């Protein structure tokens, strides 16, 4: 110096004056003054959980989700380190990665044969010799895939029917917490597919702040059908328990209110100590939105900038996951190439 | 907050169940038929199956994430 990997930071300004908005305190009475005022994704709503109601959550079937070990975590389908496999000189990426010897089913069109059977071409051997029988899966043609591969022996020709090599299964040892990995030994070779039903191990009861409670007005808890205490509603689908009175339609109307739920929390931020790592732990600071039709805005003027036009704005709180994103920049690694 | 459907050739759709050459009508080109259009007849073109990724021998068709557009419901 060039190409590429990884893991992060910021994220468009900064001071100041005016005007303007949403909470919060204070004073003073409707005005003023302080102070606080979006995001790394507030998204999408894809997973987990907190909170509240309704047996504090039950029973059996079904259903749905995960699925390599081991940690991590309040929990997950996240995360972290290892295993094994596949890209790729390499750094480092990526993987639903359990069972195909519980059982079904599927394998197009080619091919003889497509899953435990099979002989169409060859090739051996016999006989009744232009043909019939019988034995071989070494060679040949089809295909995504052909019943382990290849090489010598053996044979009438063949054939793990016998040796070595190499994949693969099983099974002893040893290293590992474990996936696993190595050595020896057994001719043991039994196809693919489970993101096809399925089997196994583990996990899930419902509903969602429009949850839930409370207050107070409205002519006010209207009428009328139809089902219900021989059990309505509710308890994701059925059966059982449980609860225990309203439930669905139609018809005329009334209200279009306010209060907690509501931001102090698995919080943020430093800093130490323990783990390879996720992460925990112990001190110290610290308070940093809370609207309900919903607030963050505009000018000026100095500074700075390649650039005043990235993607986009909370709505019950967290923890991930994914998707958007003009650009700035920083660390640590591969390779190659060049000079010392 | 919840729950659902669709996406295929300009345009309306079918095929996804159960994985195996991607089809129909209408459009649109060329030719024939007419004195010329029109209908009619023939022949033909024209699809990254919404986008990426996976599973498989082989994906529109199965998964999985993801974007658009509609709908229902407290």
């Nucleotide at each position: 110096g060039c190409a590429g990997g990884u893991a992060g930071u910021c994220g468009a300004g900064g001071c100041g004056a005016u005007c303007g908005c949403g909470g919060u305190u204070a004073a003073u009475u409707u005005u003023u003054a302080a102070u606080c005022g979006a995001g790394g994704a507030a998204a999408g709503u894809c997973c987990g959980a907190a909170c509240u109601c309704c047996a504090c959550a039950g029973a059996g079937c079904g259903g749905c989700g995960u699925g390599c070990c081991g940690g991590a975590u309040a929990a997950c389908g996240u995360c972290c380190g290892g295993c094994g496999g596949a890209a790729g000189u390499a750094a480092u990426u990526c993987c639903a990665g359990a069972g195909a010897u519980a059982g079904u089913g599927u394998c197009a069109c080619a091919g003889a044969a497509a899953a435990c059977a099979a002989a169409c071409c060859g090739c051996c051997a016999a006989a009744u010799u232009u043909u019939u029988u019988g034995g071989u899966a070494a060679g040949g043609a089809u295909g995504a895939a052909a019943c382990g591969g290849c090489a010598g022996g053996g044979u009438a020709a063949g054939a793990g029917c016998c040796u070595a090599c190499c994949a693969g299964a099983c099974g002893u040892g040893c290293a590992g917490u474990a996936a696993u990995g190595c050595u020896c030994g057994u001719g043991c070779u039994u196809g693919a597919u489970a993101a096809a039903c399925c089997u196994c191990a583990c996990g899930c009861g419902g509903a969602g702040c429009a949850a839930a409670a409370c207050u107070a007005a409205a002519u006010a808890g209207g009428a009328a059908a139809u089902g219900g205490u021989u059990g309505a509603g509710g308890u994701u689908g059925c059966u059982c328990g449980c609860u225990g009175a309203c439930a669905u339609u139609u018809c005329g109307g009334g209200u279009a209110a306010g209060u907690u739920g509501c931001u102090u929390g698995a919080g943020u931020u430093g800093u130490g100590c323990g783990g390879u790592a996720a992460c925990g732990u112990a001190c110290a600071a610290u308070c940093c939105a809370g609207a309900u039709a919903a607030a963050u805005g505009a000018u000026c003027g100095c500074c700075a900038u390649u650039a005043u036009u990235a993607c986009a704005a909370a709505a019950u709180u967290c923890g991930g996951c994914u998707u958007a994103u003009u650009g700035a920049c920083u660390g640590c690694c591969u390779g190659c190439c060049u000079c010392c | 907050c919840g729950g659902g459907a669709u996406g295929u050739a300009g345009c309306a759709c079918a095929g996804u169940u159960u994985g195996g050459u991607a089809g129909c009508g209408c459009g649109c080109a060329u030719c024939g038929u007419u004195c010329g259009g029109g209908a009619c007849g023939a022949u033909g073109a024209g699809g990254u199956c919404g986008c990426a990724g996976g599973u498989u021998c082989a994906a529109g068709u199965c998964c999985u994430g993801u974007c658009a557009u509609c709908c229902c419901g407290a």

Source information:
Predicted 3D model of RNase P RNA and transfer RNA as a complex of 414 nucleotides.